[in-house]
């Protein structure tokens, strides 16, 4: 120095709920909040889920990704 790993320290993010606003909707932005998280940082390639629409299926457009897999980057340094 790198990898694995995850004690400690300094910190970080923020589930649900509520308030304001946007959207047909899933949901999103801000504030309060704080169940949790060592990648709960980023991407959206695959699967699954949700919305619109569709007679059904297929296909199309969207949402989310704190559902799983995958890719990229990253703080600290005990065993």
């Nucleotide at each position: 120095c790198c990898g694995c790993c995850g004690a400690a320290a300094g910190g970080g993010c923020u589930c649900a709920a509520c308030c304001c606003g946007g959207g047909u909707g899933a949901c999103c932005g801000g504030g309060u909040g704080u169940c949790g998280c060592a990648a709960a940082g980023c991407c959206a390639c695959c699967u699954g889920u949700c919305c619109u629409g569709a007679a059904a299926a297929a296909g199309a457009g969207g949402a989310g990704a704190g559902a799983g897999g995958g890719g990229c980057u990253g703080u600290c340094g005990a065993a």
The RNA shown here (c-di-GMP-I riboswitch aptamer) has 79 nucleotides and comes from a Nitrospiraceae bacterium. It was read from a public genome assembly, where an Rfam model found it. Rfam family: c-di-GMP-I riboswitch aptamer. Rfam links the family to the GO term cyclic-di-GMP binding.